[in-house]
RNA sequence: GAAGUCGGCCAGGCAGUCGCGACACUCCUUCCCUUAAUUGAGAGGGAGUGUGGAGGAAAGUCCGGGCUCCAAAGGGCAAAGUGCCAGGUAAUACCUGGGGGGCGUGAGCCUACGGAAAGUGCAGCAGAAAAUAUACCGCCUAAGUUCUUCUGGUUUCGACCAGGGAACCGGUAAGGUUGAAAUGGUGCGGUAAGAGCGCACCGCGUUGCUGGUAACAGGAACGGCAGGGUAAACCCCACUCGGAGCAAGACCAAAUAGGGGAGCUACAGGUGCGGCCCGCACUGCUCCCGGGUAGGUUGCUUGAGCCACGUGGCGACACGUUGGCCAGAUGAAUGACUGUCCACGACAGAACCCGGCUUAUCGGCCGACUUCCCCU
RNA sequence: GCCGGAAUAGCUCAGUCGGUAGAGCAGCUCAUUCGUAAUGAGAAGGUCGUAGGUUCGAUUCCUAUUUCCGGCACCA
Numbered sequence: 001g002a003a004g005u006c007g008g009c010c011a012g013g014c015a016g017u018c019g020c021g022a023c024a025c026u027c028c029u030u031c032c033c034u035u036a037a038u039u040g041a042g043a044g045g046g047a048g049u050g051u052g053g054a055g056g057a058a059a060g061u062c063c064g065g066g067c068u069c070c071a072a073a074g075g076g077c078a079a080a081g082u083g084c085c086a087g088g089u090a091a092u093a094c095c096u097g098g099g100g101g102g103c104g105u106g107a108g109c110c111u112a113c114g115g116a117a118a119g120u121g122c123a124g125c126a127g128a129a130a131a132u133a134u135a136c137c138g139c140c141u142a143a144g145u146u147c148u149u150c151u152g153g154u155u156u157c158g159a160c161c162a163g164g165g166a167a168c169c170g171g172u173a174a175g176g177u178u179g180a181a182a183u184g185g186u187g188c189g190g191u192a193a194g195a196g197c198g199c200a201c202c203g204c205g206u207u208g209c210u211g212g213u214a215a216c217a218g219g220a221a222c223g224g225c226a227g228g229g230u231a232a233a234c235c236c237c238a239c240u241c242g243g244a245g246c247a248a249g250a251c252c253a254a255a256u257a258g259g260g261g262a263g264c265u266a267c268a269g270g271u272g273c274g275g276c277c278c279g280c281a282c283u284g285c286u287c288c289c290g291g292g293u294a295g296g297u298u299g300c301u302u303g304a305g306c307c308a309c310g311u312g313g314c315g316a317c318a319c320g321u322u323g324g325c326c327a328g329a330u331g332a333a334u335g336a337c338u339g340u341c342c343a344c345g346a347c348a349g350a351a352c353c354c355g356g357c358u359u360a361u362c363g364g365c366c367g368a369c370u371u372c373c374c375c376u
Numbered sequence: 377g378c379c380g381g382a383a384u385a386g387c388u389c390a391g392u393c394g395g396u397a398g399a400g401c402a403g404c405u406c407a408u409u410c411g412u413a414a415u416g417a418g419a420a421g422g423u424c425g426u427a428g429g430u431u432c433g434a435u436u437c438c439u440a441u442u443u444c445c446g447g448c449a450c451c452a
Base pairs, nucleotide, nucleotide: 001372002371003370004369005368006367007366008365009364010363012341013340014339015338016337017336018335020053022051023050024049025048026047027046028045029044030043031042033040055347059358060357062356063355064354065353066352067245068244069243070242074278075277076276077275080240081239082238083237084098085097086096087095088094099113100111101110102109103108114236115235119234120233121230122229136176137175138172139171140170144168145167146166147165148164150163151162152161153160154159184202185201186200187199188198189197203225204223205222206221207220209218210217211216249298250297251296252295259289260288261287262286263285264284269283270282271281272280291451292450293449306323308321309320310319311318312317342345377448378447379446380445381444382443383442386401387400388399389398395432404418405417406416407415425441426440427439428438429437
């Protein structure tokens, strides 16, 4: 210098003018209560000053919790989810560290990664054969049976013996063919031809040893190899899990016809309980048609929160001290214009609150590291 | 804001233990007819919303994403 990997941060800046909704204080004003009295308390409106006013994802709603109601949320089954090990945490499917496997020259990255010897299912087409072991082509003729117009020998001329050849019965799974997948792989020996049939190495299984908290790793002895794949197929094992969601829930105010029809049942029922049973509580419930109000307060933002420092830990994180309060709207605020500078500004807008994941995103800055080339 | 569902041919819909997807209507060609309709015969038309994964193999199973649809307050 080029190419790349990982982590963190920012999200146009500055100045001026006008505006929006929130809170606090001051002043003015309206209503109501009270008092001798603008004396005191409350509610509303207006003006001024001050403070603070979207995000890293506020998004998707995919997980996990807090909070609220249903019973103080109970027991069992089903359903659903998770799935190497250890730790972190309020909790998780998240995070951290480690192990195994895969990719990359490397920094690093990816990983739904329990069980196929409990059982069931599936494997289309092709292929001999798809889980049971079998044999289409091929290889072989050692053993057995038959034949022989082949060769040689013997002969009592019927035949017999030896060799060769052919067929059958057989042996084999080395090689070929199919497929995503074919019953350990390579080599040597062995054999009629072959084969873990024997041996060496690799792989695999069993047993115990060493290291490690563990997942697992290492090496040793024995075993000739044993029932291959698929569990994001059913399933088995271990663990987790009650339901609904701030339109939850609580309070105030206002208004109406506590109406009509259908169904289920009268306590072994119905509802809470939105899968079923038990159990607990309550005593009519569900659907359709129709009626009324659709206003306010609260929940609502001080929190598993944030910044800084210290201590412990490899780390996620935990503990301690100090500091400040940092959006709370409810037709829903957070904006517009002008000037100027540059790298010319992306994705996108809170709605009960947090911790994660995933997805979208113009660009810029910082740190650590890897590979290659050049120079000193 | 919260909760739930769907996407398959031009349109309306089927498609179950995962094995390469059909039906009706519409459109096209031919026959029939003087011509049209109806009728008969035939052929075509699908990245199963998109992307990735599991698997030998995905409309189907898993994950992400896009688009569309539905429901919800209180009183009696």
Background
This is a predicted complex of two RNAs, RNase P RNA and transfer RNA, with 452 nucleotides together. Model confidence (mean pLDDT): 78 of 100.